[in-house]
RNA sequence: CGAGCCGGCCGGGCGGUCGCGACGGGUCCCUCCGGGGCCCCGCCGAGGAAAGUCCGGACUCCACAGGGCAGGGCGGUGGGCAACACCCACCCGGGGCGACCCGCGGGAAAGUGCCACAGAAAACAGACCGCCGGAGCUUCGAGCGCCGGUAAGGGUGAAACGGUGGUGUAAGAGACCACCAGCGUUCGGGGUGACCCGAGCGGCUCGGCAAACCCCGCCCGGAGCAAGGCCAGACAGGAAGCGCACAGCGUCAGCUGGGGAGGGCGGCCCGCCCGAGCUUCCGGGUAGGCCGCACGAGGCCGCCGGCAACGGCGGUCCUAGAUGGAUGGCCGCCCCCGUCGCUCCGGCGGCGGGACAGAAUCCGGCUUACAGGCCGGCUCGUCCA
Numbered sequence: 001c002g003a004g005c006c007g008g009c010c011g012g013g014c015g016g017u018c019g020c021g022a023c024g025g026g027u028c029c030c031u032c033c034g035g036g037g038c039c040c041c042g043c044c045g046a047g048g049a050a051a052g053u054c055c056g057g058a059c060u061c062c063a064c065a066g067g068g069c070a071g072g073g074c075g076g077u078g079g080g081c082a083a084c085a086c087c088c089a090c091c092c093g094g095g096g097c098g099a100c101c102c103g104c105g106g107g108a109a110a111g112u113g114c115c116a117c118a119g120a121a122a123a124c125a126g127a128c129c130g131c132c133g134g135a136g137c138u139u140c141g142a143g144c145g146c147c148g149g150u151a152a153g154g155g156u157g158a159a160a161c162g163g164u165g166g167u168g169u170a171a172g173a174g175a176c177c178a179c180c181a182g183c184g185u186u187c188g189g190g191g192u193g194a195c196c197c198g199a200g201c202g203g204c205u206c207g208g209c210a211a212a213c214c215c216c217g218c219c220c221g222g223a224g225c226a227a228g229g230c231c232a233g234a235c236a237g238g239a240a241g242c243g244c245a246c247a248g249c250g251u252c253a254g255c256u257g258g259g260g261a262g263g264g265c266g267g268c269c270c271g272c273c274c275g276a277g278c279u280u281c282c283g284g285g286u287a288g289g290c291c292g293c294a295c296g297a298g299g300c301c302g303c304c305g306g307c308a309a310c311g312g313c314g315g316u317c318c319u320a321g322a323u324g325g326a327u328g329g330c331c332g333c334c335c336c337c338g339u340c341g342c343u344c345c346g347g348c349g350g351c352g353g354g355a356c357a358g359a360a361u362c363c364g365g366c367u368u369a370c371a372g373g374c375c376g377g378c379u380c381g382u383c384c385a
Stems, first nucleotide, its partner, number of pairs: 001381010012334007020045002023042004028037003047356001051367002054365005059224004066270004071220005076090005091105001092103004106215002111213002113209003128154002130150005136144003162180006181205001183202008228291004237282006246257004262274004298317008335354008
C1' cells in the first nucleotide's frame, strides 16, 4: 500500500426567535375553598433502537387441602446473573490459507412411523443389465429361453448395507487375512467437566429424519398498570326462567338433620368446601380526579478479584412523566455528503441533501430498521529497510 476479519463508540453542534408539556415562584381573575384559568420569570423535557411485544424478571390482584391426567418451554460442558431461550469461556462438528465465522448441539443400538423423483430394490435389503454353473433347443461362429448361484462390475439416486490389496471360488462374497476408517468395550494417562491422547480386545459394520410421535433430564399456578387502591358524583326500575321457603326442638331469636339451583379450588377429572340466591332480556346512569409513577437488580469514575461474562469496595450524580397523549417549526453560522461553475490548484461560490424512528409501570435480553462518520486490535499478500 492492497484485500479482509473482529470489537467498541457517535448518530449533527452553537446562537436567536416562535410554540408545546412537567415542576417551582410571582401578579391578576374565578371558586362549590379541594382547586382552576391567563400572563411573566426560572429550570427540565426521548432512543440506540423508545420499535416488534419474542423471551426472562420486578411489582399488583386472584389462587395457594390432597391425588391423578393433560399442556408448555429448555437441552454439549463449566461458569455468570434476580432470572432467561441471554452473556462469557471451553468442547464437538462444519467452512476459510488465515484473522475468524457458522450450529433450535440429549436419545435413531427402547418402540412406532416416514424417506419425494429416479430406480429392480429405500432398510431384519435388493437380481434391471452384467458375471458363473447345470441340463435343453437351434441355421454349430455362438445365440435363445428355463432352473439355480452371485452384491466384484454397470446403471438410478441426497442416500444402495465399510475402503484398498490379497487368499479363496465355477463366478463371487469380512467367507478368511493384512492395513485403514468407524462403532462398542477394557485398561492407563490428562482435564472440575463436555472431552482428548495412547494401548488392547470384539462382532467384522448396526443409513437418515426426533423443528414426526415418543423416551430421558430439568423448569413452569393464572391474569396483567385498562394490574390494583382511594375519593367524588349519577341512576329507576321492569319481565321471564331455575332454586330455597322440608322435618324435629325451641323461650319464636335461633339450633340440628336432610335436600338444595348455583358457586369455588383459574386446563380437566376425582375429591373437598361454600351455599340463598342465580341466570337471561328490556330499560336507566357514568365515562371525573388522585395514588400506583419515576431512587433503580440505576448511571459515571477509580481500585481489587477473575482469561472473560461478572462480582466486591470507595467516591460521585439525580436525569421526561403525557392521558387524545408535550419534546417541534423557522432563521443565521459551522460540520458532513453529492453535483455544477470558477481557480493563482491552496481553495472559493451556487444548488440540493443529512437516516431509521419516537417514551406511556419499570428493568435485563433477543430480533429487526438505520444517511453518514470515528476509534482500536488482528490476519493474508506485495514492496522496502
Molecule: Bacterial RNase P class A
Organism: Motilibacter deserti